[in-house]
RNA sequence: UCUUCGGGGCAGGGUGAAAUACCCGACCGGCGGUGAUGGGGUCUCUCCCCUCAGUCCGCGAGCCGCAAUGCGGCAUGAACCGGUGCAAAUCCGGUACCGACAGUACAGUCUGGAUGGAAGAAGA
Numbered sequence: 001u002c003u004u005c006g007g008g009g010c011a012g013g014g015u016g017a018a019a020u021a022c023c024c025g026a027c028c029g030g031c032g033g034u035g036a037u038g039g040g041g042u043c044u045c046u047c048c049c050c051u052c053a054g055u056c057c058g059c060g061a062g063c064c065g066c067a068a069u070g071c072g073g074c075a076u077g078a079a080c081c082g083g084u085g086c087a088a089a090u091c092c093g094g095u096a097c098c099g100a101c102a103g104u105a106c107a108g109u110c111u112g113g114a115u116g117g118a119a120g121a122a123g124a
Base pairs, nucleotide, nucleotide: 001124002123003122004121005120012024013023014022026109027108028099029098030059031058032057033056038050039049040048041047054097055096062074063073064072065071066070079095080094081093082092083091101112102111103110
């Protein structure tokens, strides 16, 4: 520098003229890091490979400005308790909680910007 890849989810029921939006209930979890997960190789030691967090750290979809493929700025959610243990923010158990913008009967799940873009990943 180029190429490819790069997000999942309202079953069933209530109210209503109308709701996958309200109510009961159901379901989902992007990317990088960290990591006491689990598995495998080697097996003396050392070491290597795959895998491991929605709520721990950082990032990504939006909006605004500008001499604008870029730069700058704004916005940007949520966890406790118990157990084991030398050690738990990641393990095990339990109970909670969170989810951009526009549209519309108030939307994490519908429709739309988007056959888009991006955190990034792989290859040449």
The prediction has a mean pLDDT of 82. Predicted 3D model of a 124-nucleotide RNA (FMN riboswitch aptamer (RFN element)) from a bovine gut metagenome. Rfam family: FMN riboswitch aptamer (RFN element). Gene Ontology term of the family: FMN binding. Of the family's consensus pairs, 96% are formed in the model.